[in-house]
Molecule: Guanidine-I riboswitch aptamer
């Protein structure tokens, strides 16, 4: 800014580092167990962080329908409550720099800045 409504959260995921764990190097130790390392993330890993534009579940919102129930009306109908279903919740190219935890990141600044 658009829309009738575009909003909240769990779980995963693509990614991400190195506090822990583990592996791996050095030292010591008997070549062992075990210990220490402010060694190593150019170590697949577990723990851990983790999407506006990525999946998926929930709540929540709009729109229409029904049913019970009350209230108005000469009738036709209307209004309210509560509840249920049935769609629906769009589009989205995006830096440099900063910031937190231990530390990075598609996190957060940020649907910014810019761009069409």
């Nucleotide at each position: 800014a658009u829309u009738a409504a575009a909003g909240g959260u769990g779980g995963c995921u693509a990614g991400g580092g190195u506090u822990c764990c583990g592996g791996c190097c050095g030292u010591g130790g008997a070549u062992g167990a075990c210990a220490c390392g402010g060694g190593u993330g150019u170590c697949u890993g577990g723990u851990c962080c983790g999407a506006g534009a990525g999946c998926u579940g929930c709540c929540g919102c709009c729109a229409g329908a029904c049913a019970c129930g009350g209230c108005c009306u000469a009738u036709c109908g209307g209004c309210c409550c509560c509840g249920u279903c049935u769609g629906g919740u769009a589009c989205a190219c995006g830096g440099c720099g900063g910031g937190a935890c231990a530390a990075a990141a598609g996190c957060c600044c940020g649907g910014g800045a810019g761009a069409u």